[in-house]
Molecule: Guanidine-I riboswitch aptamer
Organism: Steroidobacteraceae bacterium
RNA sequence: GUAAUGUGCGCCUAGGGUUCCGGUUGAGCGAUCAACGCUGGUCCGAGAGACGCAAUCCAGUGGCAUCACAUGCCAGGGACACACGGCGGGACAAAAGCCCGGGAGAU
Numbered sequence: 001g002u003a004a005u006g007u008g009c010g011c012c013u014a015g016g017g018u019u020c021c022g023g024u025u026g027a028g029c030g031a032u033c034a035a036c037g038c039u040g041g042u043c044c045g046a047g048a049g050a051c052g053c054a055a056u057c058c059a060g061u062g063g064c065a066u067c068a069c070a071u072g073c074c075a076g077g078g079a080c081a082c083a084c085g086g087c088g089g090g091a092c093a094a095a096a097g098c099c100c101g102g103g104a105g106a107u
Base pairs, nucleotide, nucleotide: 007054008053009052010051012049015044016043020041021040022038023036024035025034026033027032056079057078058077061075062074063073064072065071082102084105088100089099090098
């Protein structure tokens, strides 16, 4: 200097708004209507958050099949590190640590 890789999902949390429920206020005889994100439930939800399952990689650990080898199957072992980060835009009802994005940029 070049190339490849830093994976996926589930469940939850930080966080988020307001489609639905609930709440508060007002109107109404009533059914209900309007306004307000308002502790909450439904909902969305982290590359740099937790846990779990899988995938991948490294070796070849054990067992079974086989006369034996090769090969195949089953059960296992280890690794899975590090990570400062806008503005702006996008979706869903809307917003966000979601997506653009391990981006731009910084070191």